The RNA shown here (c-di-GMP-I riboswitch aptamer) has 132 nucleotides and comes from Syntrophaceae bacterium UBA2188. It was read from a public genome assembly, where an Rfam model found it. The organism belongs to Syntrophaceae, within Bacteria.
RNA sequence: UGCCGAUAAAGCCAAACCACGAGUAAUCGUGGGACGCCUGCCCGCCGUAACCGGUGGGGGCUCGCUGCCUCAGAAAUGGGGAAGCGGGGAAAGCCACGGGUCCCAGGCUUCUGGGAUAGCCGGGUUGCCGAA
Numbered sequence: 001u002g003c004c005g006a007u008a009a010a011g012c013c014a015a016a017c018c019a020c021g022a023g024u025a026a027u028c029g030u031g032g033g034a035c036g037c038c039u040g041c042c043c044g045c046c047g048u049a050a051c052c053g054g055u056g057g058g059g060g061c062u063c064g065c066u067g068c069c070u071c072a073g074a075a076a077u078g079g080g081g082a083a084g085c086g087g088g089g090a091a092a093g094c095c096a097c098g099g100g101u102c103c104c105a106g107g108c109u110u111c112u113g114g115g116a117u118a119g120c121c122g123g124g125u126u127g128c129c130g131a132a
Base pairs, nucleotide, nucleotide: 004130005129012089013088017032018031019030020029021028022027035119036061037060038059041058042057043056044055045054046053047052062087063086064085065084066083068081069080070079071078072077093125094124095123097122098121099120100117101116102115103114104113105112106111
């Protein structure tokens, strides 16, 4: 210096959702919130001679949250139910270049234009630390 990424150290960012503000909207800004367990449940892929490990998806349980239904109650509130969303990151810094998804307008069916998303993937670019 490059690759790589730890049960290391010091830090960093901040999901669902909520409040306020901006925007037609997707979404964004500020503040709050601080992000599980089971592989002795199943499947795929990668590594290993194997044991086994890693990773993606599904499933179960559970926690947080959202609105809905229902029961009790005068109300405040409390009980029960099913559903949906989230349950972290080694660039979750930056760039919309390719793909995906979403929003708006037109077209009306293969689409076109504009926009959003960098916490969907790839690519580019910069960067902290330093075990194997």
The coordinates come from a structure-prediction model, not an experiment, and the mean pLDDT is 80. Its Rfam family is "c-di-GMP-I riboswitch aptamer". Rfam links the family to the GO term cyclic-di-GMP binding.